The RNA shown here (small-subunit ribosomal RNA) has 1383 nucleotides and comes from an uncultured bacterium.
RNA sequence: AGAGUUUGAUCCUGGCUCAGGAUGAACGCUGGCGGCGUGCUUAACACAUGCAAGUCGAACGGACUCAUAUUGAAACCUAGUGAUUUAUGAGUUAGUGGCGGACGGGUGAGUAACGCGUGGAUAACCUACCGUAUACCGGGGGAUAACACUUAGAAAUAGGUGCUAAUACCGCAUAAGCGCACGGCUCCGCAUGGGGCAGUGUGAAAAACUCCGGUGGUAUACGAUGGAUCCGCGUCUGAUUAGCUAGUUGGCGGGGUAACGGCCCACCAAGGCAGCGAUCAGUAGCCGGCCUGAGAGGGUGGACGGCCACAUUGGGACUGAGACACGGCCCAAACUCCUACGGGAGGCAGCAGUGGGGAAUAUUGCACAAUGGGGGAAACCCUGAUGCAGCGACGCCGCGUGAGUGAAGAAGUAUCUCGGUACGUAAAGCUCUAUCAGCAGGGAAGAAAAUGACGGUACCUGACUAAGAAGCCCCGGCUAACUACGUGCCAGCAGCCGCGGUAAUACGGAGGGUGCAAGCGUUACUCGGAAUCACUGGGCGUAAAGAGUGCGUAGGCGGGGUAAUAAGUCAGAUGUGAAAUCCUGUAGCUUAACUACAGAACUGCAUUUGAAACUGUUACUCUGGAGUGUGGGAGAGGUAGGUGGAAUUCUUGGUGUAGGGGUAAAAUCCGUAGAGAUCAAGAGGAAUACUCAUUGCGAAGGCGACCUGCUGGAACAUUACUGACGCUGAUGCACGAAAGCGUGGGGAGCAAACAGGAUUUAGAUACCCUGGUAGUCCACGCCCUAAACGAUGGAUGCUAGUUGUUGCCUUGCUUGUCAGGGCAGUAAUGCAGCUAACGCAUUAAGCAUCCCGCCUGGGGAGUACGGUCGCAAGAUUAAAACUCAAAGGAAUAGACGGGGACCCGCACAAGCGGUGGAGCAUGUGGUUUAAUUCGAAGAUACGCGAAGAACCUUACCUAGGCUUGACAUUGAUAGAAUCUACUAGAGAUAGUGGAGUGCCCUUCGGGGACCUCUCACACAGGUGGUGCAUGGUUGUCGUCAGCUCGUGUCGUGAGAUGUUGGGUUAAGUCCCGCAACGAGCGCAACCCCUAUUUCCAGUAGCCAGCAGGUAAGGCUGGGCACUCUGGAGAGACUGCCCGGGACAACCGGGAGGAAGGCGGGGAUGACGUCAAAUCAUCAUGCCCCUUAUGACCAGGGCGACACACGUGCUACAAUGGCGUAAACAAAGGGAAGCAGGACGGCGACGUUGAGCAAAUCCCAGAAAUAACGUCCCAGUUCGGAUUGUAGUCUGCAACCCGACUACAUGAAGCUGGAAUCGCUAGUAAUCGCGAAUCAGAAUGUCGCGGUGAAUACGUUCCCGGGUCUUGCACUCACCGCCCGUCA
Repeated sequence: AGAGUUUGAUCCUGGCUCAGGAUGAACGCUGGCGGCGUGCUUAACACAUGCAAGUCGAACGGACUCAUAUUGAAACCUAGUGAUUUAUGAGUUAGUGGCGGACGGGUGAGUAACGCGUGGAUAACCUACCGUAUACCGGGGGAUAACACUUAGAAAUAGGUGCUAAUACCGCAUAAGCGCACGGCUCCGCAUGGGGCAGUGUGAAAAACUCCGGUGGUAUACGAUGGAUCCGCGUCUGAUUAGCUAGUUGGCGGGGUAACGGCCCACCAAGGCAGCGAUCAGUAGCCGGCCUGAGAGGGUGGACGGCCACAUUGGGACUGAGACACGGCCCAAACUCCUACGGGAGGCAGCAGUGGGGAAUAUUGCACAAUGGGGGAAACCCUGAUGCAGCGACGCCGCGUGAGUGAAGAAGUAUCUCGGUACGUAAAGCUCUAUCAGCAGGGAAGAAAAUGACGGUACCUGACUAAGAAGCCCCGGCUAACUACGUGCCAGCAGCCGCGGUAAUACGGAGGGUGCAAGCGUUACUCGGAAUCACUGGGCGUAAAGAGUGCGUAGGCGGGGUAAUAAGUCAGAUGUGAAAUCCUGUAGCUUAACUACAGAACUGCAUUUGAAACUGUUACUCUGGAGUGUGGGAGAGGUAGGUGGAAUUCUUGGUGUAGGGGUAAAAUCCGUAGAGAUCAAGAGGAAUACUCAUUGCGAAGGCGACCUGCUGGAACAUUACUGACGCUGAUGCACGAAAGCGUGGGGAGCAAACAGGAUUUAGAUACCCUGGUAGUCCACGCCCUAAACGAUGGAUGCUAGUUGUUGCCUUGCUUGUCAGGGCAGUAAUGCAGCUAACGCAUUAAGCAUCCCGCCUGGGGAGUACGGUCGCAAGAUUAAAACUCAAAGGAAUAGACGGGGACCCGCACAAGCGGUGGAGCAUGUGGUUUAAUUCGAAGAUACGCGAAGAACCUUACCUAGGCUUGACAUUGAUAGAAUCUACUAGAGAUAGUGGAGUGCCCUUCGGGGACCUCUCACACAGGUGGUGCAUGGUUGUCGUCAGCUCGUGUCGUGAGAUGUUGGGUUAAGUCCCGCAACGAGCGCAACCCCUAUUUCCAGUAGCCAGCAGGUAAGGCUGGGCACUCUGGAGAGACUGCCCGGGACAACCGGGAGGAAGGCGGGGAUGACGUCAAAUCAUCAUGCCCCUUAUGACCAGGGCGACACACGUGCUACAAUGGCGUAAACAAAGGGAAGCAGGACGGCGACGUUGAGCAAAUCCCAGAAAUAACGUCCCAGUUCGGAUUGUAGUCUGCAACCCGACUACAUGAAGCUGGAAUCGCUAGUAAUCGCGAAUCAGAAUGUCGCGGUGAAUACGUUCCCGGGUCUUGCACUCACCGCCCGUCA
């Protein structure tokens, strides 16, 4: 000293939370020792029992006991026992008397008060015991307790009779001095007043005891101590408590008190307190201090100390120096106890202790040894004050639980990539030590002569054993400290944010680690952090917050000069600020805590002496603030009265005829009884077009035709007058849009409510239309609120400019629709400065001063209750419970918009052909099934994985058999391997035989390689799960033109700039401009095919020319010219010309050229999005199965079938079908192959087999087309499904379940609803050919060529995309967010 948390990210505002300290604490787990402290915070609840205040015989009379001496009756008969009497001494003591009991000890109920704190006052007071001083203590009297007897009563106790003493009580004497009264003199003060002196009158004292030393008593004065009273200042919350008060405020006179005083009383007056908060209500003992804090403050008042109050509750007095009295009295009340029922007794908030309450707080201990208190002459007695001990980790402090060495880095545990790593020098082992505890011995100080509860305590010494002594919380971030397992939004955690839905460092236990440590955590409370109530030290345009506006009271603040004063202010001195505490220093307990001493401090209050700048006050003065006067102008300023014109509506009349009106479209409505339209006349109400402006006026609300009356304010000019008269303004008063209310008018238009019509809708009690009442208008009276906004209170001063505009004044000459200047208003832009930013910026949100109002997280709520106002509606003032961790402001990047601008795409449009209807093929859903294996799901699943399910494939089902396994590695035994036969079985498999004996090395024993059988342990295996744990691969946006970076610059920052702008392009393509300059991934190019051509080469290709030859044929010699093949080149670059453009990029046109502006096609897919797809291609983490979820085998299934969808094929026919005979390709494939030809078959095909590993041979016939013929618009010579029969081929095998052929059969279908798909040129459409897969099995897929169109005006609209901009409460990003109703 800060941190976490609002957001995708940012800055700010703002709350919540955390880290620190503290406690009279409590709870959980744990617990070795000692010292010093501390311990009912709750029930001021009730209390059993014991103790806590007595003492004095040197005040007094008695009583009792003992001792000594004395007296000596009666009897015994002398040893003594001794009644009785007297004296002395010692001791105990009920009573009278004295002193004490008013201290000490406890508690905090009450009290908001002179109670407390602080400083003063008493000229308004008292003070026992104590000290000092002076004086005195003479002489009498009468009683009474005790005691004795007795009465009443259960008792407590009370009464009667009789006796007695005193330092008990009462007179008298004395009076230095004292009190009171009277007048006189003198001095002083602070108002009342006080002191001194002398005089007169008057009043009141005493107690004795004695050891003869003294003690005690009386009076007076002073001191000391303690108390009493009064005053200034300070001392909690609430205004949803605003008025309170009759002894109340004052006076005169009395009473009372120690003393002043309405303290009390009689009379008189009507005062007193209060917004500077009276009264009322709530809460509370106050302070020194304590805790916290940098401080200012905030909280607190337990222990210790001071004061106050109280003693079961309430009241009262007595005694006394002192009480209205904790362990005294009386009365009342409640409670408890005793009782003979008549009556009595009691008060732990003293120390222990009990019950109760509570989360919670101790022993019915020892001693008066010390310190102190009471009594006493003293000895001494009393003392739960106090000193000690006991209990409690309740707090603070100190110590210990061992130290050194010790790597085989032991065992064990945890983890692991199985190599290791961690616990860890830790342990063990070896060598030491003994603080504490335990044992034994000695043994204090505290005590100045005796006396020690503590206590055989502290302390010292000795022997002895590493032994007896460590836990608690935490480990996601804040916040130091991480792993494996279990769990699976469950169990649970959590101070805030938040963790947990199968890989949890956040749950639980474990290993390890961090922190603190005899404690550690939690809870509660408090201060801090929180500048989050801001005095120090905050704010109010948009985050919470400027009252709607003015006038103005109290209050606050206030211009210049001179002088005075000294209240504030500043300085010095003095007194006080108790002690303890805090701080500094020193010292004492071994140290520390603790304690002692000294100093400093206590920031305060009071008194006094100075200073005079500033503020205040007083006096005089000034003109700059403010106001007044005078002058000419501006204005929708206010109010009253009057006067117009335009328009709407209505009425009357004329013309005139069928519609009008209204809407997106209609209808209700008006109209042949004459509307609407048009002309004329009239009535009535309301509002004032143009001018009109970023204009003007007003305090705001607000004000708009014209004229008149009355009237307010401001500006300018002038500088004559006053002389600070000013600013602000709580309470108060006034004004205050619209709507609304009351009474009375008025009512043309408009128009809530209401009625009707329609549209939309799930509904539509709305939006639209036709009507229409309050109201809108006027007068008077209420209401008093608005986004009453500049969301910006008022006043004053200062702080760059520029450009408009309104009013007034002024200057110039060039007299203008001119230019300049001043003041006042009103706007725009902009610097400094400010601001979180946006923005504000002489009209401040800048820099300053003064005053007022208001704010303190969101919701609840501007609500409830209460008060005030109102006729009502309602307004104003204004909470809490509860709940959330946010709510919010500004700006940023995206996404989005039924926002805008620009652009593109078969996106639409223009066209061509389809799909959707039929039959079939194929895929999917659904259903079914033992199984119909699995995956793919809008676009981006659905002729997709699958370039080909009869078995196999195959993953599915049923049944059968196997368990180190079908497959891999290792070890061991045996055997070479291998080939083959038979039996059983559906097969897997099981059993029995036969043949065969190899290769390399060798020390000849054997060893090794390959393969096989058997055995064993590790392990194999899994198309089991998770594509939301992953790699790789792929789809899509999209071949869209974008996506980024470095440096610089701008911004507090997120970010921006670059990449935006003007053009241009298919393109972020290029050019220009520019706080940007460059660069990267994309675009383009480089690559392949194709279109032209040159050169080279010339077989298997070709044949122009030459020659030969055939029925024909490059068939042959020969040739490489051509076609072609395949290598190397050329060619196209806006290169040239014209025009446009900005002299650019580029665009349009043209020439040349095979090709022209990217020539056509392909490959090529940026950053990223969709937790997109795939664990079943493969790989792979984790989980799961292991005589099974593995592996083998037979059969079945993947092919099912009321149905729905996608993709296709074939058609519905004449641009056609069928038949006949003709023409022209390209690209491919071929050895377990393609197969010519020949023969057989109607055919599928079969038999045979030439040629060809291919520019050579074969597949191979291209088809549409053209020609000729036929059919004549029909369910047909269209169409071919379905079915029957007979076959062919492949294959171990065509039943489930193949393709093809022949004959026969001949279904639906006559161009397809809503909707929807593809395509811009060699394209669509149409025609055939080939290939991959493959034993066989394409209408699918991938390729190839043939024939070969139509249309594009254009970008308004639909879809998708790109750039810029704007709004935004979205960011999981509009399939968002969110409101209400219903359940």

Model confidence (mean pLDDT): 85 of 100.